[in-house]
RNA sequence: GCCGCCGUGGCGGAAUCGGCAGACGCGCCGGACUUAGAAUCCGAUGAUAGCAAUAUCGUGCAAGUUCAAAUCUUGUCGGCGGCA
Numbered sequence: 001g002c003c004g005c006c007g008u009g010g011c012g013g014a015a016u017c018g019g020c021a022g023a024c025g026c027g028c029c030g031g032a033c034u035u036a037g038a039a040u041c042c043g044a045u046g047a048u049a050g051c052a053a054u055a056u057c058g059u060g061c062a063a064g065u066u067c068a069a070a071u072c073u074u075g076u077c078g079g080c081g082g083c084a
Stems, first nucleotide, its partner, number of pairs: 001083007010026003019067001027045001029043004046057004060076005
């Protein structure tokens, strides 16, 4: 230098036919149990604004296509692998 794969909440990781993003698990938070704790069980858990209802934003980054993009296209950054 060329080619391929991957990048999603704090972490792992799902959603690929383009149609509710974050299922599920871990962690964190609240509660039950306990003298207290561990384990177990229940609830809640992306961000911002708001008393709330709700609104807006959010899939590495920047564009494009589309009524609609994590998903398709282009560029770019990073990681892994292959070739030279």
The RNA shown here (transfer RNA) has 84 nucleotides and comes from an uncultured Clostridia bacterium. Its Rfam family is "tRNA". The family's RNA type in Rfam is transfer RNA. Rfam links the family to the GO term triplet codon-amino acid adaptor activity.